[in-house]
Order: sequence, then C1' cells, then structure tokens
RNA sequence: GGGCCGGUGGUCUAAUGGCAUGACGCCUCCCUUGCACGGAGGAGGCUCCGAGUUCAAAUCUCGGCCGGUCCA
Repeated sequence: GGGCCGGUGGUCUAAUGGCAUGACGCCUCCCUUGCACGGAGGAGGCUCCGAGUUCAAAUCUCGGCCGGUCCA
C1' cells in the first nucleotide's frame, strides 16, 4: 500500500429498512440481627464521525477515523 471483517449504555451482546434487545455491573425497596443469595422497581445508549438514498436508516450507498485479520 491492497483485500476482507468489525465499531451499539460502564462491560459483553441482539436488532438484515418501521418504538434499540438481553445479560453482567450500578442505584432504590423487600427479604436478613447483618452480609450474601433471591424477589420487585429504576437510572444509564440518539448506535465511531460526516454526507447521501428513503415517508422512515443501527441496518442500504459513499468518504473518513479506529481495531482485527490476510496478502504484498
């Protein structure tokens, strides 16, 4: 330098055009003498950045950035 794959809450992850899912973690309450486990509830993401297509984009297209991998 070129090809391919990926980037979504603090972490991991689902969503193949139509309200962004779940787990862990965090906070509150219940339970306990207390802690843990367990149960109930809650906060936290405009989906890496920009542009385009579309009534509608995390999703499709283009450019860029970052990471992985292969080739040179």